The RNA shown here (transfer RNA) has 72 nucleotides and comes from Coeloseira compressa. Model confidence (mean pLDDT): 82 of 100. Its Rfam family is "tRNA". By type it is a transfer RNA. The organism belongs to Coeloseira, within Eukaryota. The sequence is in RNAcentral, with records from ENA.

RNA sequence: AAGCAAUUAACUCAAUGGUAGAGUAGUUCAUUUACAUUGAAAAAGUUAGGGGUUCAAAUCCACUAUUGCUUA
Repeated sequence: AAGCAAUUAACUCAAUGGUAGAGUAGUUCAUUUACAUUGAAAAAGUUAGGGGUUCAAAUCCACUAUUGCUUA
C1' cells in the first nucleotide's frame, strides 16, 4: 500500500428491512443467625461515528475510526 472480517447493555453473544433481546455481572426484595445457593422484580442501548437509499435501517450502500487476519 491492497484485500477480507468484526464493531449491538459493564462482559459474552442473538436479532427475516417492520416494537432491539438472551446469558453472566451489578441493584432491590424474599429465603438464612450470617454468607453462599435459590426464587422474584426492576434497571442498564445515540446498535462505533457522520451521510445516503427506503413509508420504515442494527440489517442495504458509501465514507471515516478502531481491532484482527492475509498478500506485497